[in-house]
Predicted 3D model of a 77-nucleotide RNA (transfer RNA) from a Mariprofundaceae bacterium. The sequence was found in a public genome assembly. It matches the Rfam family "tRNA". The prediction has a mean pLDDT of 82. The organism belongs to Mariprofundaceae, within Bacteria.
């Protein structure tokens, strides 16, 4: 320089393939239990879905530019 993968809640991750109001554990707030931690069980909070644009009645999903990280090969030395 080329090719691929990956980007969603704080952390790890599906949902995309086949458009139709964004989810799962774990953490984190609160109640109850329990002397008290721990724990357990109920309830909740919390997301511009890396950015920009295009498509579409609608886009995390499709499509096209960039960005960042991983991994492959080439180039130098």
């Nucleotide at each position: 320089c080329g090719g691929g993968a990956c980007g969603u809640a704080g952390c790890g991750c599906a949902g995309c393939c086949u458009g139709g109001u964004a989810g799962c554990g774990c953490a984190c707030c609160a109640g109850u239990c329990u002397g008290g931690g721990g724990g357990a069980c109920u309830g909740g909070u919390g997301g511009c879905c890396g950015c920009c644009g295009g498509u579409u009645c609608g886009a995390a999903u499709c499509c096209g530019g960039c960005c960042g990280u991983c991994c492959c090969g080439a180039c130098c030395a």